[in-house]
Molecule: transfer RNA
Organism: Parcubacteria group bacterium LiPW_15
C1' cells in the first nucleotide's frame, strides 16, 4: 500500500429510522454478633469524531480516527 469486520454504561454485549437496554461490577437498603451468600432498590450512555440525508439516526451515506484479521 489494498481488503473485511469492530468502536453502545467501569467491563461483557444486545439494539438495524420512531421514549439506548440486559448481564456482572460498584452504590444504597433487608436479612447476619458481623462477613459472604441470598433479596430489594436506586443510579450510571450527549452510542469514537465531525458533516450529510430524514419530520425523526445508535441505526443509512460520506470523510476522518483507533482497534482486530487478511491479501501484497
Nucleotide at each position: 500500500g489494498c481488503c473485511a469486520c469492530c468502536u453502545u454504561a467501569g467491563c461483557u454485549c444486545a439494539g438495524c429510522g420512531g421514549u439506548a437496554g440486559a448481564g456482572c461490577a460498584a452504590c444504597u437498603c433487608u436479612u447476619u454478633u458481623g462477613u459472604a451468600a441470598a433479596g430489594a432498590g436506586a443510579a450510571g450512555a450527549u452510542c469514537c469524531u465531525c458533516g450529510g440525508u430524514u419530520c425523526a439516526a445508535a441505526u443509512c451515506c460520506g470523510a476522518g480516527a483507533g482497534g482486530u484479521g487478511g491479501c501484497u